The RNA shown here (Bacterial large signal recognition particle RNA) has 268 nucleotides and comes from a soil metagenome. The coordinates come from a structure-prediction model, not an experiment, and the mean pLDDT is 75. It matches the Rfam family "Bacterial large signal recognition particle RNA". The family's RNA type in Rfam is non-coding RNA gene. The RNAcentral record of the sequence draws on MGnify.
[in-house]
RNA sequence: CCGUGCUAGGCGGGGAGGUAGCGGUGCCCUGCACUCGCAAUCCGCUCUAGCGAGGCUGAAUUCCCGGUCGAGGGGAUGAGCCUUCGGGGCCAGUACGCCGGCAUGAGGCGUCGAUGGCCAGGUCCCGCGCGAUGGACGAUCGUGAACCAGGUCAGAUCCGGGAGGAAGCAGCCUUAAGCGAAUCCGUUCAUGCGCCGCGGGGAAGCCUGACCGGAGUCUCCGGCCGGCGGGAACGCCCGAGGACCCAACCUCGAAGCCGGGUGCACGG
Numbered sequence: 001c002c003g004u005g006c007u008a009g010g011c012g013g014g015g016a017g018g019u020a021g022c023g024g025u026g027c028c029c030u031g032c033a034c035u036c037g038c039a040a041u042c043c044g045c046u047c048u049a050g051c052g053a054g055g056c057u058g059a060a061u062u063c064c065c066g067g068u069c070g071a072g073g074g075g076a077u078g079a080g081c082c083u084u085c086g087g088g089g090c091c092a093g094u095a096c097g098c099c100g101g102c103a104u105g106a107g108g109c110g111u112c113g114a115u116g117g118c119c120a121g122g123u124c125c126c127g128c129g130c131g132a133u134g135g136a137c138g139a140u141c142g143u144g145a146a147c148c149a150g151g152u153c154a155g156a157u158c159c160g161g162g163a164g165g166a167a168g169c170a171g172c173c174u175u176a177a178g179c180g181a182a183u184c185c186g187u188u189c190a191u192g193c194g195c196c197g198c199g200g201g202g203a204a205g206c207c208u209g210a211c212c213g214g215a216g217u218c219u220c221c222g223g224c225c226g227g228c229g230g231g232a233a234c235g236c237c238c239g240a241g242g243a244c245c246c247a248a249c250c251u252c253g254a255a256g257c258c259g260g261g262u263g264c265a266c267g268g
Base pairs, nucleotide, nucleotide: 001268002267003266004265005264006263009057010056011055012030013029014028015027020046021045022044023043024042034054035053036052037051038050063261064260065259066258067257068256072252073251074250075249077247078246080244082242083241084240085239086238087237088236093234094233096229097228098227099226100225101224102223105221107218108217109216116212117211119209120208121207122206123205124201125200126199127198128197129196130194131193132191133190134189135188136187137186138185140181141180142179143178149174150173151172152171157166158165159164
């Protein structure tokens, strides 16, 4: 140095979390890397490592160590921006509200004649009327009196010698007060009523119509300028937290790359 057979080792690693601590199951990163069983009020361990059963590989591309690079994770700090809560403070700012101005935007109206001027009428007020609605009364209809209302009064009663007479219950007819109905009619009162009528009065505005005149006019909306307002939203100051993102720091660190290291037996 070669061959054969073995052995140590290997057949993934890492971060956060969890744990007294470690490894694993679950999450994440790396990227491809034997199988089965177990595991979160968990499983297995006790000092470097999942435990149990099986399989493959095996001294090197594969095992071990160091370096490099660095995916990714974690920690604390600071800046930015957004946000939540508590306290403070103010109207200088933004927003909001009000007032005044401009007539810039946009729109409406306008030669089918605007704004304006003038006239008439209406809207408004007063009086009268009409209607409507409601109430009361009358009139109408019905009902309505054991006796103490009327008429007629059978029977019975009374007076009379008789003829006759008297009072009169029930019944029938009628009616008073009262009760009820109807709302047609009449009278009267009232009115948060009326596209109603007549007369009178009317400052402005508005509406309608006629006329004059001949081109702008209006500001509901938006804009700009100025002023004012509240204990007042935001912004501001102090304090406490949260999310995102950035910076540099600390820490763990996969894969990759580089360098080094590592057996035993037999035979040639």